This is a predicted structure of a 501-nucleotide part of an RNA (small-subunit ribosomal RNA, 5' domain) from an uncultured bacterium.
The RNAcentral record of the full RNA draws on ENA and SILVA.
Rfam family: Bacterial small subunit ribosomal RNA. Its family is annotated with ribosome and structural constituent of ribosome in the Gene Ontology.
[in-house]
Context: one part of a larger RNA
RNA sequence: GAGUGAACGCUGGCGGCGUGCCUAACACAUGCAAGUCGAACGAUGAUAGAAGAGCUUGCUUUUCUUGAUUAGUGGCGCACGGGUGAGUAAUGCAUAGAUAAUGUGCCCCUUAGUUCGGGAUAGCCACUGGAAACGGUGAUUAAUACCGGAUACUCCUUCUUGUUAUAAGACAAGUCGGGAAAGUUUUUCGCUAAGGGAUCAGUCUAUGUUCCAUCAGCUUGUUGGUGAGGUAAUGGCUCACCAAGGCUAUGACGGAUAUCUGGUUUGAGAGGAUGAUCAGACACACUGGAACUGAGACACGGUCCAGACUCCUACGGGAGGCAGCAGUGGGGAAUAUUGCACAAUGGAGGAAACUCUGAUGCAGCAACGCCGCGUGGAGGAUGACGCAUUUCGGUGUGUAAACUCCUUUUAUUAGGGAAGAUAAUGACGGUACCUAAUGAAUAAGCACCGGCUAACUCCGUGCCAGCAGCCGCGGUAAUACGGAGGGUGCAAGCGUUACUC
Numbered sequence: 001g002a003g004u005g006a007a008c009g010c011u012g013g014c015g016g017c018g019u020g021c022c023u024a025a026c027a028c029a030u031g032c033a034a035g036u037c038g039a040a041c042g043a044u045g046a047u048a049g050a051a052g053a054g055c056u057u058g059c060u061u062u063u064c065u066u067g068a069u070u071a072g073u074g075g076c077g078c079a080c081g082g083g084u085g086a087g088u089a090a091u092g093c094a095u096a097g098a099u100a101a102u103g104u105g106c107c108c109c110u111u112a113g114u115u116c117g118g119g120a121u122a123g124c125c126a127c128u129g130g131a132a133a134c135g136g137u138g139a140u141u142a143a144u145a146c147c148g149g150a151u152a153c154u155c156c157u158u159c160u161u162g163u164u165a166u167a168a169g170a171c172a173a174g175u176c177g178g179g180a181a182a183g184u185u186u187u188u189c190g191c192u193a194a195g196g197g198a199u200c201a202g203u204c205u206a207u208g209u210u211c212c213a214u215c216a217g218c219u220u221g222u223u224g225g226u227g228a229g230g231u232a233a234u235g236g237c238u239c240a241c242c243a244a245g246g247c248u249a250u251g252a253c254g255g256a257u258a259u260c261u262g263g264u265u266u267g268a269g270a271g272g273a274u275g276a277u278c279a280g281a282c283a284c285a286c287u288g289g290a291a292c293u294g295a296g297a298c299a300c301g302g303u304c305c306a307g308a309c310u311c312c313u314a315c316g317g318g319a320g321g322c323a324g325c326a327g328u329g330g331g332g333a334a335u336a337u338u339g340c341a342c343a344a345u346g347g348a349g350g351a352a353a354c355u356c357u358g359a360u361g362c363a364g365c366a367a368c369g370c371c372g373c374g375u376g377g378a379g380g381a382u383g384a385c386g387c388a389u390u391u392c393g394g395u396g397u398g399u400a401a402a403c404u405c406c407u408u409u410u411a412u413u414a415g416g417g418a419a420g421a422u423a424a425u426g427a428c429g430g431u432a433c434c435u436a437a438u439g440a441a442u443a444a445g446c447a448c449c450g451g452c453u454a455a456c457u458c459c460g461u462g463c464c465a466g467c468a469g470c471c472g473c474g475g476u477a478a479u480a481c482g483g484a485g486g487g488u489g490c491a492a493g494c495g496u497u498a499c500u501c
Stems, first nucleotide, its partner, number of pairs: 001501004006497005013373006019366002021331001026329003030326003035076003040073002043070001048065007083284003092209008102201002107197008115149004125138005155178002159174006183189001210256003217247003222244008259281004263274004286307005309320004337363001339362003345359001346357004376406004386397004411438006420428001445490005450471003456485005466473002
């Protein structure tokens, strides 16, 4: 000198765009953050209309149509989006590859099919246990829920043959055995099998990836083989048997620290430091463990078990998980509103209307940062008053003020008023912006002045009080302490502190 997610002191007019718990991955009151589909299903049938009957002439009732409503069954979603960085020094990340060792819901393309049956169950009803959470028994009912049969291909599987590179594997032909489906509406939307694509993911390889040798030896599923199991898939991934290997001063093993990268910052560069916001990847969801469902999880707002903590209880037993958005306590030098809206963008469900969405879009708070604007302009010397100084003549403040003329950025008031939306739909918001009126009106501080380093005098103090980044000032004439006048620098900021280069 540059920089910061900064903090502190003094001061503070406005706007735009950003940013805002770096500490306790500490504990959390309250509200919201994941639902949706009645065009899958039984039930319930509000309302409205039409027709008929009874008839008290405006009520009751029957049938048909319409279909609001949601507890339940079922489908899809809940594995995305959002948060955090505890763990992790390599099961991670970055770059480049491999997969003839793999999977892939929704989406797109192609081919073929969508046949015949069955038994339950929730709901509802009845009875009933419990303080509650939550249940139990009996009867009964539907489906795109569940089960069985038929048929089917280039699918799976057994065996045989051929080609490729006589292995592994791949491809082709044949063969034993096996495997589908769901309706709804009349336009469709679905369902099943097979093939291909796209997307997303799994696994493997190479190279790179902090410090300590005051960590020197480490290892028994350990290293390899054969066989089997398991997986979507390779593999000691697991198991049985066999062999005795494998790693290591090119740093194994151990310990400490730490998410990684694109980037950010500094620097002429090389390099150093760093990893907030934004983007990609990974990991985690009170702590530890486990699986279920599913195309996908070993699942933040799912389940089970154990633990700590908190809460309810009729003491028998139950409930909970903000590292989602707000917010509270605590910790701290320190970091915001229990706001508005789904109008836009995007996501989930739905045929759609639409519903949900603390994602997101906006608003609020904070000079926390960057950028922009303003606090007036021109004239004006009896160089006024005041203040400071003085060699008492004067000098400085100083064209500064007063005064005259002008302007209105900004401000205030009034009127108009968008784009963002495509036919409709605007939270922001009567916002941005435009016009008119008023009137210099509403708006300047902070640090420094011995040298480094731009800027000097007076008074007070007297090695005291104090200053100080370094050198150093202060013991009676202090340009260095404190005050004043004057000056210098930056400016809605200016200084200090901390950290990085």